[in-house]
């Protein structure tokens, strides 16, 4: 890589505009908060351990994300 399964966290916050008859929707800003798509960044680690080189689930929260559902979802399981 594909394809089936399995897969967490954190807000039911709060004004503003819109839409809409309503329930609800969608957009902006504030305060708080989560790390498992990406990204970034130390450097345990690994390689030929000198240079140089690759490099996390640790960090950081730029993205994303934060009621249910739904997506997405690193990783794990089993087939090709």
């Nucleotide at each position: 890589g594909c394809g089936c399964g399995g897969g967490a966290g954190a807000g039911u916050g709060u004004g503003g505009c819109g839409g809409g008859c309503g329930a609800c929707c969608g957009u902006c800003g504030c305060c708080g908060c989560c790390g498992a798509a990406g990204g970034a960044g130390c450097a345990a680690c690994c390689g030929c351990c000198c240079c140089c080189g690759g490099a996390a689930u640790c960090u950081c929260u730029c993205a994303g994300g934060c009621a249910c559902c739904g997506a997405g979802g690193a990783c794990c399981g089993c087939g090709c």
This is a predicted structure of an 80-nucleotide RNA (Glycine riboswitch aptamer) from uncultured Sphingomicrobium sp. Rfam family: Glycine riboswitch aptamer. Its family is annotated with glycine biosynthetic process in the Gene Ontology. The sequence is in RNAcentral, with records from MGnify.